[in-house]
């Protein structure tokens, strides 16, 4: 540098769902709890899911902010083994 989690070893993370708290909200945090995960370490670049607001008679379209990293793809940083 590849590659891989192999019937390996140390380990890590923590889905749903319940308390609790913050948010108009999607969502976040923390404690419980495993559904899984070779990055389910971190980054909102790019697509994409969701949510708010604005204009409209309503919707849709558009415009704007916010979200989710455990939807893809892109950065990046990192154990152990084996060539």
């Nucleotide at each position: 540098g590849g590659c891989g989690c192999a019937u390996a070893a140390a380990g890590g993370c923590a889905a749903a769902c319940c308390c609790a708290u913050c948010g108009c909200g999607a969502g976040g945090u923390g404690g419980g709890g495993g559904c899984g995960c070779a990055a389910a370490g971190c980054c909102a670049c790019g697509g994409g899911g969701c949510u708010c607001c604005g204009c409209u008679g309503c919707a849709a379209a558009u415009g704007g902010a916010g979200u989710c990293a455990g939807c893809c793809g892109g950065g990046u940083u990192g154990c152990c083994g084996c060539c």
Predicted 3D model of an 83-nucleotide RNA (c-di-GMP-I riboswitch aptamer) from an Actinomycetota bacterium. It was read from a public genome assembly, where an Rfam model found it. The prediction has a mean pLDDT of 81.